[in-house]
């Protein structure tokens, strides 16, 4: 340099051909329980890499960029 892949809460991961408030686990805060802690249960907040385009509507489709991974040169 060329081609391919990946990017979603602190971490890990799902989202069916674009449509209801983006879900789950874990972690975190609060509460219940307990003499206390842990466990268990209830509850709360937190995320679509960046910039454009298409569309009534984009995590999803298109283009570019960035970061990482793989292969080739």
């Nucleotide at each position: 340099g060329u081609g391919g892949g990946u990017a979603u809460a602190g971490u890990a991961u799902a989202a069916u051909u674009g449509g209801u408030u983006a879900g789950u686990a874990u972690g975190c805060g609060a509460g219940u329980c307990u003499u206390c802690c842990a466990a268990a249960c209830u509850u709360g907040g937190g995320a679509c890499g960046c910039g454009g385009g298409u569309u009534c509507a984009a995590a999803u489709c298109c283009c570019g960029c960035u970061a990482c991974c793989c292969a080739c040169u």

The RNA shown here (transfer RNA) has 73 nucleotides and comes from an uncultured Bacilli bacterium.
Its Rfam family is "tRNA". Rfam links the family to the GO term triplet codon-amino acid adaptor activity.